[in-house]
Context: one part of a larger RNA
């Protein structure tokens, strides 16, 4: 020096665990904000710091309810000073206070009213004031306005990716859509939305890559309505004085088998019928019931033995509408919290129902030809969207330019024409079935178990990096209980160690277990 072995050091793998995550289901909630939000700053305790709470009334004040013995939040023990059966601390509901920044505002914008008031007489513009509204934040879902590229086409330009990502505006608990100028086909259906199928079909496509329906059928859920106009009453303005035009508020009226107005004829009619706070269709109050926001009751066991400790073992019992789960010095139905089951609200909020109450309500026959949404529909040029890339390209929507008809009418049925069929545009509202989850409650997991699971189990969007936009970690476990090692010794009264004591004996704070690499020492063999 090598090999082997033993004992240690070193290191923090592995095992066990879980305070934290992830996902799903069900129910709720789906907003907060000028009555100042979200988010911050600074303060606030007897006591220095950080977290939590709170706001100069500052770990809190007042009222109501619950609860019943301790208590003055946590790291964090001790001390000081208090407080509580005259019911504290604590939990729930309501109220008060609530510094500074922040939409941040004695402002801006919109609207109504009033005052004032130019060029310019009246007036108007403008200005001023007051009342009301608005503004900002917010995870996803939604609608609209803009809108890529990488990529694919094995290159690339039409095309694709994709109307995606992203930006902007705005709304709601959902949004959007929606009661046929529809879909169909010789038969019919009857608003919209979503799912399954139709179907990777019909189509479209440098007919490449690709893109890709609809009707129908089966389900979910179902709900229909209101204006404009004709005619007419009242008020006002203008022109004119038999009247006409415009306008405000009412009546009337709302559709395609056309409907309505007006005139006329017939029948019916209210001490009735129907509906209702979600459209139609509008404002509330009360009662009762249920739920949410604190809670309450809640069965049944002892012993032996091992052990530091019994819930283990032994023996004998008990409860069960409760043998879900968690904790307790090892594995507990009967020790504790709970569980099954039953009960509970002064106050606030939500929902269902009822009442008061509120709202609504004719039909037919004949005649007349008054009305039924105009710079609209449509055409042409240029685009877009439709599964549909200009194509034979309908339908729908924009920019430009033109420009009808008026029910004997008009639009559609994929160029166009005819017949036929279907519908009635150019005004509006509308629940449910559908999408999502920042958030609350409950339950569950052939989900993870500290290099995993959230980036974050731990004072984490922290420390750190960057001028900045932004980037972004590592880090869990003594023990049943601190019983956290009095006292003695070595030493530089430093680290560390040795005794002693405690503890279940090697659990000593760099603390459960404690692998490997690597290092040291003893012994054996060998060179």
């Nucleotide at each position: 020096g090598g090999c082997g072995u033993a004992u240690g050091g070193g290191g923090g793998a592995u095992g066990u665990c879980u305070u934290g995550g992830c996902a799903u289901c069900a129910g709720g909630a789906g907003g907060c904000g000028a009555u100042g939000a979200a988010g911050g700053g600074c303060g606030u305790g007897g006591a220095a710091g950080u977290c939590u709470g709170c706001g100069a009334a500052a770990a809190g004040c007042c009222c109501g309810g619950g609860g019943g013995a301790g208590u003055u939040g946590a790291c964090a023990a001790a001390c000081a000073a208090g407080u509580g059966a005259u019911g504290a601390u604590c939990c729930c509901g309501g109220g008060g206070u609530g510094c500074c920044c922040g939409a941040a505002u004695c402002a801006g914008c919109g609207u109504a009213c009033a005052g004032u008031g130019a060029a310019u007489u009246c007036a108007u513009a403008g200005c001023u004031g007051u009342g009301c509204g608005u503004g900002g934040c917010c995870a996803a879902c939604g609608u609209g306005g803009g809108g890529a590229a990488c990529u694919g086409a094995a290159a690339c330009a039409u095309c694709u990716a994709a109307g995606u990502a992203c930006c902007c505006a705005c709304u709601g608990g959902a949004a959007a859509a929606g009661a046929a100028a529809g879909a169909a086909a010789a038969a019919u259906c009857g608003a919209u939305u979503g799912c399954g199928u139709c179907a990777g079909u019909a189509g479209u496509g440098g007919c490449g890559a690709g893109c890709g329906a609809a009707a129908g059928c089966g389900c979910a859920a179902u709900a229909g309505c209101c204006c404009a106009a004709a005619c007419u009453g009242c008020g006002g303005a203008g022109g004119u004085u038999u009247c006409c035009u415009c306008u405000g508020c009412g009546g009337g009226g709302u559709u395609g088998u056309a409907g309505g107005g007006c005139c006329u004829c017939u029948c019916a009619c209210a001490u009735g019928a129907g509906a209702g706070u979600u459209a139609c269709c509008a404002a509330a109050u009360u009662g009762c019931c249920g739920g949410u926001u604190a809670g309450c009751a809640g069965a049944a066991u002892c012993u032996u033995u091992u052990g530091g400790a019994a819930a283990g073992u032994u023996g004998a019992a008990c409860c069960a509408a409760a043998g879900a789960g968690g904790g307790u010095g090892a594995c507990a139905g009967u020790c504790c919290c709970g569980u099954a089951u039953g009960c509970g609200a002064c106050a606030a909020c939500c929902g269902a129902c009822a009442a008061u109450c509120u709202c609504u309500c004719g039909a037919g026959g004949g005649g007349u030809a008054c009305c039924u949404g105009a710079g609209u529909a449509g055409g042409c040029c240029g685009g877009g969207c439709c599964a549909c890339g200009u194509g034979g390209a309908a339908u729908c929507c924009c920019g430009g330019u033109u420009g009808a008809a008026u029910c004997u009418a008009c639009g559609a049925g994929g160029a166009c024409c005819a017949u036929c069929u279907c519908g009635u545009a150019a005004g509006g509202c509308u629940a449910a079935a559908u999408a999502c989850u920042c958030c609350c409650u409950g339950a569950u997991g052939a989900c993870c178990g500290a290099u995993a699971g959230u980036a974050a189990a731990c004072c984490a969007g922290u420390a750190u990096g960057g001028c900045g936009a932004u980037u972004g970690a590592a880090a869990g476990a003594u023990g049943a209980g601190a019983a956290g090692a009095a006292c003695c010794c070595c030493u530089g009264c430093u680290a560390g160690g040795g005794g002693a004591g405690g503890u279940a004996u090697g659990u000593g704070a760099a603390c459960c277990u404690g692998a490997a690499a690597c290092c040291a020492u003893g012994c054996g063999c060998u060179u």
Molecule: large-subunit ribosomal RNA, domain I
Organism: Pirellulales bacterium